Annotation:
The RNA shown here (Bacterial RNase P class A) has 358 nucleotides and comes from a marine sediment metagenome.
């Protein structure tokens, strides 16, 4: 990056065009995807709620930058991974406060004395220790983790207890960077374990339902308003071609307004697509130009057959080769995925066939 092309036949569906008013029939034009999936994020849009603040309850968590918008994207920083190309982080706080942490181990957070080590006090002393009381975190030994590391000095023994050096943390100054953060000097014995996808603090954003949102139009039939006419002074129906008649009779027309079937928009020109120049390292802005009957069903359409071809694969004639094994015109058979719009876009994610790069 592509999702095989190409052309007949037949149906399906939306749209113009001529006739045409039950709507059919003709031509002619269009008809999935990269992921249309998951429905996880962020928006437009529509309707409900909304004075204005605050809880609460979600979410996001390095810097900048892109972008309507993001939990997306691009460039970079810092850690960790790797020899390296380069890959991987929900990356604020653990010195604000609660809590957790098998098993080992004496002792796991206001640290600990198990063995060792020093001191002193007392029993013993042929052999030599045992017992108390106290110091000690330097060595042993447990663990994933024991409260900086080496040295020297100190000290009964030891200890940043003092010093000199490293790392670290804090703050303080110079320089470079838009920033995160980077490099240099400098002071202070400050040494302060981990988890915050534990609870929490901290900064910063957030109303709700979703096209079955929601806007219009609008039956039959039963309801509700109201006006008219009418009940032996018979409206109306029914028989009928039509009057008279004759039976049957209490309701009978309009007209207003709701819903509710059904339609109609919402709904296909758009944070729109291609080409070029331009600006940025990219993300992605920005001009000109040119496109658009470049899907719009709703029991929901886009399919199905057939032919020529290109792609794979496996076979065969030949053909190279000591050999293994390769190479292979033309024909023959096979094969070619995951999937299917349902407001409408920007992202993630996962599904899947091939191809080309590092």
């Nucleotide at each position: 990056c592509c999702a095989g092309a190409c052309g007949a036949u037949c149906g399906c569906u939306g749209g113009g065009a001529c006739a045409g008013u039950g709507u059919g029939u003709u031509c002619c034009c269009g008809g999935a995807g990269g992921a249309a999936a998951g429905u996880c994020c962020g928006a437009a849009c529509a309707c409900c709620a909304c004075a204005g603040g605050g809880c609460a309850g979600g979410g996001u968590g390095c810097u900048c930058c892109g972008u309507a918008a993001c939990a997306c994207g691009g460039a970079g920083u810092c850690a960790c991974g790797g020899u390296g190309a380069c890959g991987u982080g929900a990356a604020g706080g653990a010195a604000a406060g609660u809590g957790c942490a098998a098993c080992a181990g004496a002792a796991a957070g206001c640290a600990a004395a198990c063995c060792g080590c020093c001191c002193c006090g007392c029993c013993g002393u042929u052999g030599a220790g045992g017992c108390g009381g106290g110091g000690u975190a330097a060595g042993g030994g447990u663990g994933a983790a024991a409260c900086g590391g080496u040295g020297c000095g100190g000290u009964a023994a030891g200890a940043g207890c003092g010093c000199a050096c490293c790392a670290g943390u804090u703050c303080c100054c110079c320089g470079g960077g838009u920033g995160a953060c980077c490099g240099g000097g400098g002071a202070a014995g400050c040494u302060u374990g981990g988890c915050a996808a534990a609870c929490c603090c901290c900064a910063c954003c957030c109303g709700g339902u979703g096209c079955a949102a929601g806007a219009c139009c609008a039956a039959a039939u039963a309801g509700g308003g109201g006006a008219g006419c009418g009940u032996u002074u018979g409206a109306g129906g029914g028989u009928g071609g039509c009057c008279c008649g004759c039976c049957c009779a209490a309701g009978c027309u309009c007209c207003c307004g709701g819903g509710u079937a059904g339609g109609u928009c919402g709904c296909a020109a758009g944070a729109g697509g291609u080409g070029c120049c331009g600006g940025g390292c990219a993300a992605c802005c920005g001009g000109c130009a040119u496109c658009c009957a470049c899907a719009g069903a709703u029991g929901a359409a886009u399919g199905a057959u057939c032919g020529u071809u290109g792609c794979c694969c496996g076979g065969c004639a030949g053909g190279g080769g000591u050999a293994a094994c390769c190479c292979g015109a033309u024909c023959c058979g096979g094969g070619a995925a995951c999937a299917g719009a349902a407001u409408u876009c920007g992202g993630c994610u996962u599904a899947c066939g091939g191809a080309c790069u590092g």
The sequence is in RNAcentral, with records from MGnify.